Molecule: c-di-GMP-I riboswitch aptamer
Organism: Pirellulales bacterium
RNA sequence: AAACCGAAAUGGCAAACUGACCGCGAGGUCGGGACGCAAAGCCAUGGGGCUCGCGAGCGAGCCCGCCAGGCUGCCGAA
Numbered sequence: 001a002a003a004c005c006g007a008a009a010u011g012g013c014a015a016a017c018u019g020a021c022c023g024c025g026a027g028g029u030c031g032g033g034a035c036g037c038a039a040a041g042c043c044a045u046g047g048g049g050c051u052c053g054c055g056a057g058c059g060a061g062c063c064c065g066c067c068a069g070g071c072u073g074c075c076g077a078a
Stems, first nucleotide, its partner, number of pairs: 005076002012037002017032006035065001041071003045068003048063007
């Protein structure tokens, strides 16, 4: 120095619910709020879940805090 790993420390994010707004909808944005998270940072690539349309198996979308995978990142005890 790096990898594994996750004690400590600095901090970080923000579920449900909720106010406003956007959307046919799933849902998203901002604010409040904290269930939790060592990647709860990013990516819709593979599964999976959900929505809309329809000629019913096709098309277009949403969810990364569902599981994998990829990329990147703070700290440094055992």